The prediction has a mean pLDDT of 76. Predicted 3D model of RNase P RNA and transfer RNA as a complex of 476 nucleotides. It holds a member of the Rfam family "Bacterial RNase P class A". From the family's description: Ribonuclease P (RNase P) is a ubiquitous endoribonuclease, found in archaea, bacteria and eukarya as well as chloroplasts and mitochondria.
[in-house]
RNA sequence: GGCUGGCUGGGCGACCGCGUCGGUGUGCAACCGAAAGGGAGCACGCUGCCGAGGAAGGUCCGGGCUCCACAGGGCACGGUGGUGGGUAACACCCACCCGGGGCAACCUGCGGGACAGUGCCACAGAAAACAGACCGCCUCCCGCCGUCUCGACGGUGGGCGGUAAGGAUGAAACGGCGGUGUAAGAGACCACCAGCGGCUGGGGCGACUCAGCCGGCUAGGCAAACCCCACCUGGAGCAAGAUCAAGAAGUUCGGCGCCCUCGGGCACCGGAUGCGCGCACGUUCGAGGGCUGCCCGCCCGAGUGCGCGGGUAGAUCGCUGGAGGCGGCCGGCAACGGUCGUCGUAGAUGGAUGGUCGCCACGCUUCGGCGUACAGAACCCGGCCUACAGGUCAGCCCGU
RNA sequence: GCCCCGGUAUCCCAACGGCAGAGGAAGCGGUCUCAAACACCGUCCAGUGUGGGUUCGAGUCCCACCCGGGGCACCA
Repeated sequence: GGCUGGCUGGGCGACCGCGUCGGUGUGCAACCGAAAGGGAGCACGCUGCCGAGGAAGGUCCGGGCUCCACAGGGCACGGUGGUGGGUAACACCCACCCGGGGCAACCUGCGGGACAGUGCCACAGAAAACAGACCGCCUCCCGCCGUCUCGACGGUGGGCGGUAAGGAUGAAACGGCGGUGUAAGAGACCACCAGCGGCUGGGGCGACUCAGCCGGCUAGGCAAACCCCACCUGGAGCAAGAUCAAGAAGUUCGGCGCCCUCGGGCACCGGAUGCGCGCACGUUCGAGGGCUGCCCGCCCGAGUGCGCGGGUAGAUCGCUGGAGGCGGCCGGCAACGGUCGUCGUAGAUGGAUGGUCGCCACGCUUCGGCGUACAGAACCCGGCCUACAGGUCAGCCCGU
Repeated sequence: GCCCCGGUAUCCCAACGGCAGAGGAAGCGGUCUCAAACACCGUCCAGUGUGGGUUCGAGUCCCACCCGGGGCACCA
């Protein structure tokens, strides 16, 4: 000077506040009981423990869990894509192979197939995929001019052809270079090199690699174009789903009380609501449904679909102890696995996790002070991606 | 929370992977008019939300991010 992988994410104290759970006191109280009494539960006061993250984020993958026929067949749609392993699973991780970059540590690649087929390759250029003749080069034929030894040579114009070596176009022009050859040329032929295919042998579980021989002389790119091949995938998602009801719950209005931090909370009584209207199809010759499409099959089935309008944003469960964290030992290059010990502390729905002060740490400062990165759970896990002030640890490479 | 859709000029909106992008409204200038409106003519305005990738070539295809919009539950 650089490369890689971890850890941390202001600290301590005091006071006040919020949420779940527990304890306790007071008040009310369903219910049991003849009564005495007991008493689930509710409210308030006091008190104790605990209370956001490495990404809680984006919702991009995978799984658990729940329901739908325990999910049957086919098509479509979709996903993955070197090899081997890890895992509950993955598009994730580890190791290796191959290509590219770097002196190196190391980084990086949507990394199957372009001899299955179809398609595309704009502009430019003669020609863009079984290619092609604009200039150039060359043979031959014809015309004209010139020279001379008079049928040849040279020049020039035109024509039929040959030619992919040279020029010019392009992102890309049908192997490279040298020679032989030829009228000029050309893998037409030869040597070397690159690359392709096949065979044999060695190494590796494998991707692949090393060596030798043979072949034809050469095969453009694009599959993040259709497609082909191999493998995978049933669908929906906690707003899943389950329970609570008939003069219910819940909500709202009015009345009347209680409590306290004066803004709310709670109890009782009464009223309203707790769906309404229209059209269409249908009840075994069956509408419709079975949670993104189509067909078949199977099951359920008496209501369903569409439109217009109204109301509510209920309570309880699901709900947090799990593929869990940490440490030791063993196996493995590693991801990871096995075993032993130990820890256990968010669970809201008006959606809690905060505020003030003091000291310290750090940063900025106009020396008065100001500020503390990114950002906040919402059923739960494993990943990926993205955001992130600062601090800190370890290993490695290059140069001196 | 979950599931979908979109982003091109000031606004509305086109564009098979192919010349850096068509049109309408608005704006500006001119003609017409006494002046304006209407009409006509001309002109200006974008590099397609941002950053990468595939490709000779990207508004279009792929990935990540940013911004915006929509839908759902219940009447037991």